[in-house]
RNA sequence: GCCGACGUAGCUCAGUGGUAGAGCAGCUGUUUUGUAAACAGCUGGCCGGGGUUCGAGUCCCUUCGUCGGCU
Numbered sequence: 001g002c003c004g005a006c007g008u009a010g011c012u013c014a015g016u017g018g019u020a021g022a023g024c025a026g027c028u029g030u031u032u033u034g035u036a037a038a039c040a041g042c043u044g045g046c047c048g049g050g051g052u053u054c055g056a057g058u059c060c061c062u063u064c065g066u067c068g069g070c071u
Stems, first nucleotide, its partner, number of pairs: 001070007010024004018054001026042005048062004
């Protein structure tokens, strides 16, 4: 330099155009003499920019970052 994959919650990942989810973690409460466990609830997120569309996490272009391949 060229090609490809990926970027969603603190972490690991779902989400094939129509209200963004799970597990773990965190916080609160119940239970216990107390801790842990269990149960109930809560908080928290689509890398940035632009485009298409009535509507974009999803489709298109592009910047940035990570990883892999070729030379």
Notes:
A computed fold for a 71-nucleotide RNA from Ktedonospora formicarum, annotated as transfer RNA. It matches the Rfam family "tRNA". The family has 954 seed sequences and 5,335,975 matches in Rfam 15.1. It is annotated as a transfer RNA. The organism belongs to Ktedonospora, within Bacteria.